[in-house]
Context: one part of a larger RNA
RNA sequence: CUGGGCGUAAAGCGCGCGUAGGCAGCGUGAUAAGCCGGUUGUGAAAGCCCCGCGCUCAACCUGGGAACGGCAUCCGGAACUGUCAGGCUAGAGUGCAGGAGAGGAAGGUAGAAUUCGCGGUGUAGCGGUGAAAUGCGUAGAGAUCGGGAGGAAUACCAGUGGCGAAAGGCGGCCUUCUGGACUGACACUGACGCUGAGUGCGAAAGCGUGGGUAGCAAACAGGAUUAGAUACCCUGGUAGUCCACGCCGUAAACGAUGUCGACUAGCCGUUGUGGUCCUUGAGACCUUUGUGGCGCAGUUAACGCGAUAAGUCGACCGCCUGGGGAGUACGGCCGCAAGGUUAAAACUC
Repeated sequence: CUGGGCGUAAAGCGCGCGUAGGCAGCGUGAUAAGCCGGUUGUGAAAGCCCCGCGCUCAACCUGGGAACGGCAUCCGGAACUGUCAGGCUAGAGUGCAGGAGAGGAAGGUAGAAUUCGCGGUGUAGCGGUGAAAUGCGUAGAGAUCGGGAGGAAUACCAGUGGCGAAAGGCGGCCUUCUGGACUGACACUGACGCUGAGUGCGAAAGCGUGGGUAGCAAACAGGAUUAGAUACCCUGGUAGUCCACGCCGUAAACGAUGUCGACUAGCCGUUGUGGUCCUUGAGACCUUUGUGGCGCAGUUAACGCGAUAAGUCGACCGCCUGGGGAGUACGGCCGCAAGGUUAAAACUC
């Protein structure tokens, strides 16, 4: 160097954009760097290997050959890779016209509910549990009616549904700004592509400054339970949950399945376009995009996967190498901190 793997056994970076690098569509012509054939030179001798000779044999010595995997020179070849020139349109992208959508940002607004405070009616309980008690209530609670304040979240619609690169994620309604995907018939650019050290985004919790606080609720307090109960249950309750700005950068960040492309039986749903057919209907079928359920071949240790592959291949990246020690120590980098990231060894089984 080659050889094995990564859904669940160890192993896919949480996800995108993207520099260097690696890889890269179809013709034509040129070139000859890689590549292929040959020439010449060199590749010291010894040694190794083969065939002989000489010491009685062997070791050893000695002769010849092969080899010396290499380098250089020159001649030739032109399929492939590279390079150059000039083309193409199937990859990629742009323009035009459409319909769908909880995609993103900002502002506004609506109704239901909880809580609190005010007023009316009204009287002895309410609340809570397995049962209770703490708690609230004759200073009038709970119940009920009226009008008020404030914060947070948006029932039904709602779906194995949609959007988003993902992820995290994104659900009342309206307005403004804005990204992408999909579909249709043409026109245009002409390989502009794929992957990617870096960089950006990144749930919850947590941190900083300032606000806000209805409900919920770590911590905390009390009541129960219990042998005990620093819990599970109950009554309260502060950070927090919410907003703005700035950090943190993790997760069972999961499809435990990297991204891109090509190819490989069918059947049944569903989303958004487009199309065909009529018996215009709550219609049937076709196509494509997404999203689900089965299933052939194949694959897999099995489970299962099976055109949304874990099948058959290609390109590029990441990662794994017995368990514990340990995702730890030390050092570096990052962070206000919490800590994150990179990442061992002794020892032991």

Small-subunit ribosomal RNA, central domain from Halomonas ventosae, 349 nucleotides, folded computationally. The RNAcentral record of the full RNA draws on ENA and SILVA. The coordinates come from a structure-prediction model, not an experiment, and the mean pLDDT is 83. NCBI's taxonomy places the organism under Bacteria, Gammaproteobacteria, Oceanospirillales, Halomonadaceae, Halomonas.